[in-house]
Context: one part of a larger RNA
Molecule: large-subunit ribosomal RNA, half B
Organism: Nanopusillaceae archaeon
C1' cells in the first nucleotide's frame, strides 16, 4: 500500500460529466392503487398490514381400518381457516428475494448486430405504397448444359422505400430518370445507285431499325418548393396594393430542437444559486412515406428533477481474508553503446548523469515511492511527401458483359395488299390562234353495214369547255382531204413518249395462313419459320476491368499564377542574380502600305499680328536639343532623321556560309538578331539602300493529318490506283522543352519526413499584460487628492500570433482530482506616506511573499456567470508543473442519427448517443530501515552543536477601554486588556464515539447426540462489547531580545542658511536572526566530560524467553541472584441470569400425562488489562 470482504457517530450526493459504485426494497397472504389509455393495460403502480413458536377448535380433499347396510368409531395425509396462551430488538428470524415516483427525446412493441473496445435512437419487424411479372413470364446463380423462385400461379412471386396505431401526406413533370406516342428531323451495317478506266480497296449518296430530337405522362420516381417596395388617424406591425422573377414558390403540423450559428435567444416553472431540464414565445427554423405531428405499453437506450438509502463525498478510521514483507523450494520476460550512473545554472541542433562553472558528496545492503533516464513498447495511425497501393463513387477517360435493335445464315409453302422495275393491253395530252382538249414521228386520201349521226342509261376522266368507254335504241348520217388558223394539220394505220388505269412475272415491304427444318412434349398434340442459336452492325451500358485525376506553394487545401515572352526597378557602376517583390505589358496589327527606296520637308510649346461680334484650334512672323512624333507597354534611341509629305515599287525574295540571343559562367532545341557570299529583282543621276516594319514582345517538338513539289523507293508484264521517302507550308499542345484522364476514404495500407503542419520547447514581440515620459482636459476654483487623451520610451515572456530550429525508427493531447516547489506586477493579514483624510469607512502610494486565499449551482469545460459566507475568497510559473499517479467528462479511429453541401462515394473548428488507458523499476532522485570502513588503544555512559529542517504558528469574532477622543448631529475609534471561535501543527485515549472472525447473549436452517445438555457449517443473520487502533474526542501550540524595509527622527556639513546623511547616531513591519521543536560527531578542522579494562580482561555478539518495538535488519526488557511467556488463582470489566431442581403456565387427555413459555435458587461464560503465584518454558 494492492485485491476481496465488512462495520462506521453526526450530516445524506455537499462526490462526481453522471448516485459510477454501494446501500436501500425484496418472498407469500390480505388490504389498497392515480394520471393517462389502443380499455388489454398501466398494476407487484403508489402507500399499507400480516406473517415465529405452542395449545385447542372448525372447513375442503384424498386415503385406511374397525361390525354387512344406514348409522356409528377410529386413523393417516395435503390445504385453508378461527380462537387462546407465550418468547425476542428482530418471526420469508439463515439461504433464497424488485427500491420508487414524476417529467422529457428517440424507437411502436418481443426480436437483431461491430465473435474480440460501440447493443443503441442503428438492423428486422408486422402494416403502408410504388414498381416488374399471366409462365417458355418476371427475378436470381451459371460460360453452357442446367438450376433456384417453384410440390410455386397475381389473395402469387419478386424487387423498392416507408415502418405498429390515430390524424394527414399540400404544390412543382422546367432538370435527371422512367413510361407512351410519333407526319416530320436525324439514324450503322446490309441492300440500291453513283464515282472508282474493267476489277479491287476506297470515296459519295440513297433506303432504314433500335436509339436520340420531337410530342406527352408520370413525384409513395431521383429531387425542387423566391426577392424587392409601398400602406392602418402615436408607435409598431402589415389583412390590402405594386413590382421583378420561377417548373413550382413550403399547405397542415412542428419549432432555440438528436435539426438555432448568433446563444447562456427571451418570458415563466425547479434552485439559495441552472451554459441543465420542462412549459410557452418566434421574419425566414424544420416539414410531410430519404413521411409530418402525436400516441398508451415497451427498453442493461439518452436526458432532467422528486422520495428512500448509503464511505460517494465532509473526512477519513477499524477489522477479517489473499497479496506484498520474511524463510524453504522451483524459477521466467520486457530491456541492456559504455561508466566508477549527484544537483543548481550555464553552454551546446534551441530540453544535459557524462561539457563549463559553482555546490554537494565516506563503502554496501533492504523495504518503499514513481520526479528524470525527453523510461519500456509500436520504422506516427495525425500532417506533408511518392508522377506508392487499395476500396469505394460518378454525368472522369478506355474498354467488356449484359440488354434492345437491324441484316446474313440455321431458313421452307401459299395468298392478300402496297412500292419498284420488265412485258402486254386500255386510257390519257386544252398555251396563243383555231369549229374544236392538236403529245411526237412516219405512212396517208380516204375512213365507216364489223353498223355513222341522234336519243336514252350507266361508268370513268376532266383544264368544267368537254373527253372517253359500255349497254339499248337507232339504221346513214357523219368525218377527213380543201380552206382557215397555228411552230405544228387533223379520218384512217404504225412505232414512240408523258401520265393514269388493269393484267402477268420478278424484286423489296407490310399482312394472313400452312408444315415439313426448329423448339415443347412420354405420347397425344401445341407452336413454328417465329423463337433460339450463330455472324455482322448501331444504340444502351460502374453491371464489370484497367487507369488518370498536374506543378509552384513562409505545411497542405482553398486562393492565385509570380507555369511561355518583352520593358523598367529590385540589383550592391562588368557579366549574373530570389521571394506568392513593385510598375507595367505581349499571343496581335500594317498589302498602293504602318513595307523598299528616292527627293522634300519639321514637330511640341510660346509670344506677337492678321481674320473675326467673338478665336486654344484656320491664317503669318518669331523663338523653339525635341519639351511632339516614331501602330501598340516601358527603355534606350531618332532633327537637311528613324518623325511628316509625295513618287515609283514588293527585297513582307530563292539557295548558302559564319557570328551572336536564346542558354553569363556552362552543354542543348524550337524561335529569333546580325555579317557575308551567289541568283534573279526595286529604288536611285550615282554613291548605296532593300532577305518586312527604329530596337528589344507578338510563340510551339514528336507522332498524326492536310496542302504543294521532287519523281528516289516497295509490289507488277504494262498502266491506273495504292504505300513510303526528301522539300517546303498548314492544323496543337497557354501546365507555353508539348501525357491521352474525375472524384471519395473516419475501413483504409506501404514507404519516407521532423526537407513540413498540429502539442511543447526555442527566437521574436506585431498582438497581450504592466509600467513610465509629456500633461490636453475632467475634477465649482485647481493638470497631477483621485482620473487623464494625442504622441512618446521601456519591462514582462502568463494571450493571440511569426518564425520552421531539435523532436514524425512516437517528448501522450484539453479539464479535473492528487502532491510539492517558486515568482510578485500584494486579494486579506502587519508597517508607512498623501488625501478632495474630522470620526467611521474609503481612495492613491511606498515596504512586505510569514501564513490565507474556502464552500456551493449550471456547464467536459479553461475562463466567465450566479448564490452564501469571508479578513481576504490576488494574479502567474514549474514540458499551458503532474496519465510509468489517478480520471478520460471534452477533442480525435471504427457504429449511428440530425441539419447542411455533394448526381454519388462521401464531407462540416456544426450537432447528437455509444466507443479497450499496457508496463513486476536498471540506475538516479526522494521517503525511510539496517550492516561496514574511518575518526591512531579497545570500550560503555553522558554531553556540545558546525550544520540542517519547521510556519508552528496563521486569522478572526466579542467584551473592557467607550458610546470616551472625533463630530452641528447621524455616527463613532485607538493604544491596552480579556474571553472565544475557524484554519493549520504536534501528542494522546481518562471522556465522547467508531471498529472489535477476543468475547457474551439471542435466532433460522440442516447434521450429530438422547427428543436433553452441548455442539459442527453458512464470518449465517442480529443485539451487545475489553483491551488496542482510532476522530468526530482530549491536551499543547506565546511573548521577547536582535538586525532591517518603506518611513519617521537627532545632530550635521558640502552650500556661514536650510538639509534625516555626506561622517555619526536613534526608532522602525506578519519580514530576516536568535528565544521553542526535531535531526544532528562521516562536522575529514572526523568534537567534548566522565567511567571501565590491560587481554582468558573491558565490553560485545550468538543463543533462549519475550515486547504497546518491528517487513527484514534494528530498538527494547528478561533469563533461577528470574516473574520474560506460559498457566493457575485473585482484582478489574464484557456478556446479562447457564445447566440442573422446584413451581406456575393457554388448553387437551384425565390416575400416572403432553405443552411454548413464565418464575424461583444458583448465575454461567470468558478478557488483549492490573497484580499475585515459580506449575512449565528461559537449563
Nucleotide at each position: 500500500c494492492c485485491c476481496g470482504g465488512u462495520c462506521a457517530a453526526g450530516g445524506g450526493a455537499a462526490c462526481u460529466c453522471g448516485g459510477c459504485a454501494a446501500a436501500u426494497u425484496a418472498g407469500c397472504c390480505c388490504c389498497g392503487u392515480a394520471a393517462c389509455u389502443u380499455a388489454g393495460g398501466g398494476a407487484g403502480a403508489a402507500g399499507g398490514g400480516g406473517u415465529g413458536c405452542c395449545u385447542g377448535c372448525g372447513g375442503u380433499a384424498g386415503u385406511g381400518g374397525g361390525c354387512u347396510a344406514a348409522u356409528c368409531c377410529u386413523g393417516c395425509u395435503a390445504c385453508c381457516g378461527c380462537a387462546g396462551g407465550u418468547c425476542g430488538c428482530a418471526g420469508u428470524g439463515a439461504c433464497u428475494a424488485g427500491g420508487g415516483c414524476g417529467g422529457g427525446c428517440c424507437g411502436a412493441c418481443u426480436g437483431u448486430u461491430u465473435a474480440u473496445c460501440a447493443a443503441a435512437a442503428a438492423c428486422a419487424u408486422a402494416g403502408c405504397u410504388c414498381c416488374c411479372g399471366g409462365a417458355u413470364a418476371g427475378c436470381c446463380c451459371g460460360a453452357a448444359a442446367g438450376g433456384g423462385u417453384u410440390u410455386u400461379u397475381a389473395c402469387c412471386g419478386g424487387g423498392g422505400g416507408c415502418g405498429a396505431c390515430a390524424c394527414c401526406u399540400g404544390c412543382c413533370c422546367a432538370g435527371u430518370g422512367c413510361c407512351g406516342g410519333u407526319a416530320c428531323c436525324u439514324g450503322a451495317a446490309c441492300c440500291c445507285c453513283c464515282c472508282g478506266u474493267u476489277c479491287a480497296a476506297g470515296g459519295g449518296g440513297g433506303c432504314u431499325a433500335a436509339g436520340g430530337g420531337c410530342c406527352g405522362g408520370u413525384a409513395a420516381a431521383c429531387g425542387g418548393c423566391g426577392g424587392g417596395g409601398g400602406u392602418a388617424a402615436c408607435u409598431c406591425u402589415g389583412a390590402c396594393c405594386c413590382u421583378c422573377u420561377u417548373a413550382a414558390g413550403g399547405u397542415a403540423g412542428c419549432g432555440u430542437a438528436a435539426u438555432g450559428c448568433c446563444u447562456u435567444g427571451c418570458c415563466g416553472g425547479u434552485u439559495a444559486a441552472a451554459u441543465g431540464c420542462c412549459g410557452g414565445c418566434u421574419u425566414u427554423g424544420c416539414g410531410a412515406a430519404c413521411g409530418g405531428u402525436g400516441u398508451a405499453a415497451c427498453g442493461a437506450g439518452c436526458c432532467c428533477g422528486c422520495c428512500a438509502c448509503u464511505g460517494u463525498c465532509c473526512c477519513u478510521g477499524g477489522c477479517c481474508g489473499g497479496g506484498a514483507c520474511c524463510c524453504c523450494c522451483u524459477g521466467a520476460a520486457c530491456c541492456u553503446g559504455c561508466c566508477g550512473u549527484c544537483c543548481u545554472g550555464g553552454u551546446g541542433a534551441g530540453a544535459a548523469g557524462g561539457c563549463c562553472a559553482g555546490g554537494g558528496a565516506c563503502c554496501c545492503c533492504c523495504g518503499a515511492u514513481g520526479g528524470g533516464u525527453a523510461g519500456a513498447a509500436a520504422a506516427g495511425a495525425c500532417c506533408c511527401c511518392g508522377u506508392g497501393a487499395a476500396g469505394c463513387u460518378u454525368a472522369a477517360c478506355c474498354g467488356c458483359a449484359g440488354c434492345c435493335u437491324g441484316c446474313c445464315g440455321u431458313u421452307g409453302u401459299u395468298c392478300c395488299a402496297a412500292a419498284g422495275g420488265g412485258u402486254c393491253c386500255a386510257g390519257u395530252g386544252u398555251g396563243u390562234a383555231g369549229c374544236g382538249u392538236a403529245g411526237c414521228g412516219g405512212g396517208g386520201a380516204g375512213c365507216g353495214a364489223u353498223g355513222a349521226a341522234c336519243u336514252u342509261c350507266a361508268g370513268c376522266c376532266g383544264c368544267u369547255a368537254g373527253g372517253u368507254u359500255g349497254a339499248a335504241g337507232g339504221g346513214a348520217u357523219g368525218c377527213g382531204u380543201c380552206c382557215a388558223u397555228g411552230a405544228a394539220a387533223c379520218a384512217c394505220c404504225c412505232g414512240c413518249c408523258u401520265c393514269u388505269g388493269g393484267a402477268c412475272c420478278c424484286u423489296u415491304u407490310g399482312g394472313a395462313a400452312c408444315u415439313a427444318a426448329c423448339u415443347c412434349g412420354g405420347a397425344a398434340g401445341a407452336g413454328g419459320a417465329c423463337a433460339g442459336c450463330g455472324g455482322c452492325a448501331g444504340g444502351u451500358g460502374g453491371g464489370c476491368g484497367g487507369u488518370u485525376u498536374g506543378g509552384c506553394u513562409g505545411g497542405g487545401g482553398c486562393g492565385g499564377c509570380a507555369c511561355c515572352c518583352c520593358g523598367c526597378c529590385g540589383a550592391a557602376a562588368a557579366g549574373a542574380u530570389a521571394u506568392c517583390g513593385g510598375c507595367g505589358g505581349g499571343g496581335u496589327c500594317c498589302a498602293a502600305a504602318a513595307g523598299g527606296u528616292c527627293g522634300g520637308c519639321u514637330c511640341a510649346a510660346g509670344c506677337g499680328g492678321g481674320u473675326c461680334a467673338g478665336a486654344a484650334c484656320u491664317c503669318c512672323g518669331c523663338u523653339g536639343u525635341g519639351g511632339a512624333g516614331g501602330a501598340c507597354a516601358a527603355g534606350g534611341c531618332c532633327a537637311a532623321a528613324a518623325g511628316c509629305c509625295g513618287g515609283c515599287c514588293u527585297g513582307a525574295c530563292u539557295g548558302c556560309g559564319c557570328c551572336c540571343c536564346g542558354a553569363c559562367c556552362a552543354u542543348c532545341a524550337a524561335g529569333g538578331g546580325g555579317c557575308g557570299c551567289a541568283g534573279g529583282g526595286g529604288g536611285g543621276a550615282a554613291a548605296c539602300c532593300c532577305g518586312g516594319g527604329c530596337c528589344u514582345a507578338g510563340c510551339g517538338a514528336a507522332c498524326c493529318c492536310c496542302a504543294u513539289a521532287c519523281u528516289c523507293c516497295c509490289a507488277u508484264u504494262g498502266g491506273u490506283g495504292g504505300g513510303g521517302g526528301u522539300a517546303u507550308g498548314g492544323g496543337c499542345u497557354g501546365g507555353c522543352g508539348g501525357a491521352a484522364a474525375a472524384g471519395c476514404u473516419a475501413c483504409u495500407c506501404c514507404g519516407g519526413g521532423g526537407g513540413u503542419a498540429a502539442c511543447a520547447g526555442c527566437a521574436c514581440a506585431g498582438u497581450c499584460g504592466c509600467g513610465g515620459g509629456c500633461g490636453a482636459g475632467a475634477g465649482c476654483c485647481c493638470a497631477c487628492a483621485u482620473c487623464g487623451a494625442c504622441c512618446c520610451c521601456g519591462c514582462g515572456g502568463u494571450u493571440c500570433g511569426u518564425g520552421a530550429c531539435c523532436u514524425c525508427g512516437a517528448c501522450g493531447u484539453c479539464g479535473u482530482c492528487u502532491c510539492c516547489c517558486c515568482c510578485u506586477a500584494u486579494c486579506c493579514u502587519g508597517g508607512u506616506g498623501g488625501u478632495g483624510c474630522a470620526g467611521a469607512a474609503g481612495c492613491c502610494g511606498c515596504c512586505a511573499a510569514g501564513g490565507g486565499u474556502g464552500g456551493g449551482g449550471g456547464u467536459g469545460c479553461u475562463c466567465a456567470c450566479c448564490c452564501a459566507u469571508u479578513a481576504a475568497a490576488a494574479g502567474g510559473g514549474g514540458u499551458c508543473g503532474u496519465g510509468a499517479g489517478a480520471u478520460g467528462g471534452g477533442u480525435u479511429c471504427a457504429g449511428a442519427a440530425c441539419g447542411c453541401c455533394g448526381c454519388g462515394a462521401g464531407g462540416c473548428a456544426g450537432u447528437u448517443c455509444g466507443g479497450u488507458c499496457u508496463c513486476u523499476a536498471a540506475c538516479u532522485g526522494u521517503c525511510g530501515g539496517g550492516g561496514g570502513u574511518g575518526c591512531u588503544a579497545g570500550c560503555c555512559g553522558c554531553c556540545u552543536g558546525a550544520g540542517g529542517g519547521g510556519a508552528a504558528g496563521g486569522u478572526c469574532c466579542g467584551c473592557c477601554u467607550a458610546g470616551u477622543a472625533c463630530g452641528a448631529a447621524a455616527g463613532g475609534a485607538a493604544c491596552g486588556g480579556c474571553g472565544g471561535g475557524c484554519c493549520g501543527u504536534g501528542g494522546c485515549c481518562a471522556c465522547u464515539g467508531g471498529u472489535g472472525g477476543a468475547c457474551g447473549g439471542g435466532c433460522u436452517g440442516u447434521c450429530c447426540g438422547a427428543c436433553g445438555a452441548g455442539g459442527g457449517c453458512a464470518a449465517g443473520c442480529c443485539c451487545g462489547g475489553u483491551a488496542g487502533c482510532u476522530a468526530c474526542g482530549c491536551c499543547a501550540u506565546a511573548g521577547g531580545g536582535g538586525g532591517u524595509a518603506a518611513g519617521c527622527c537627532c545632530u550635521g556639513a558640502a552650500a556661514g542658511c536650510a538639509u534625516c546623511u555626506a561622517a555619526g547616531g536613534g526608532c522602525g513591519a506578519a519580514c530576516c536572526c536568535c528565544u521553542c521543536c526535531c535531526c544532528g560527531a562521516a562536522a575529514a578542522u572526523a568534537g567534548g566530560c566522565g567511567g571501565c579494562u590491560a587481554u582468558u580482561a573491558a565490553g560485545g555478539g550468538c543463543u533462549g524467553g519475550g515486547g504497546u518495538a518491528g517487513a527484514a535488519g534494528a530498538c527494547c526488557c528478561c533469563g533461577u541472584u528470574g516473574a520474560u511467556g506460559g498457566g493457575g488463582c485473585g482484582g478489574c470489566g464484557g456478556u446479562g441470569g447457564a445447566a440442573g431442581c422446584u413451581c406456575c403456565g393457554a388448553g387437551g387427555g384425565u390416575u400416572u400425562c403432553c405443552g411454548a413459555g413464565g418464575a424461583g435458587u444458583a448465575a454461567g461464560c470468558c478478557g488483549a488489562c492490573c497484580g499475585c503465584u515459580u506449575c512449565c518454558a528461559a537449563u